Record summary: This is a predicted structure of a 72-nucleotide RNA (transfer RNA) from a Candidatus Wolfebacteria bacterium. RNAcentral holds the sequence, with entries from ENA. It matches the Rfam family "tRNA". Rfam classes the family as a transfer RNA. NCBI's taxonomy places the organism under Bacteria, Bacteria candidate phyla, Candidatus Wolfeibacteriota.
RNA sequence: CGGGCCGUAGUGUAUCGGCAACAUGCACGGUUCGGGUCCGUGAGACAGAGGGUUCGACUCCCUCCGGCCCGA
Numbered sequence: 001c002g003g004g005c006c007g008u009a010g011u012g013u014a015u016c017g018g019c020a021a022c023a024u025g026c027a028c029g030g031u032u033c034g035g036g037u038c039c040g041u042g043a044g045a046c047a048g049a050g051g052g053u054u055c056g057a058c059u060c061c062c063u064c065c066g067g068c069c070c071g072a
Stems, first nucleotide, its partner, number of pairs: 001071007010024004018055001026042005048064005
């Protein structure tokens, strides 16, 4: 320098353009003498940043940033 992949709750992953889900963790409650386990309820990300397309974007396009890989 060229090419490819990835970037979503604290963590790990989903999400064929239509108001973001699951697990775990966390908070509260139940169970227990107490803790753990188990059960119930709840909070928590507007999606790496910025533009564009569209009635509508995490999802499509472009640029940039970061990480990984391949080539030179």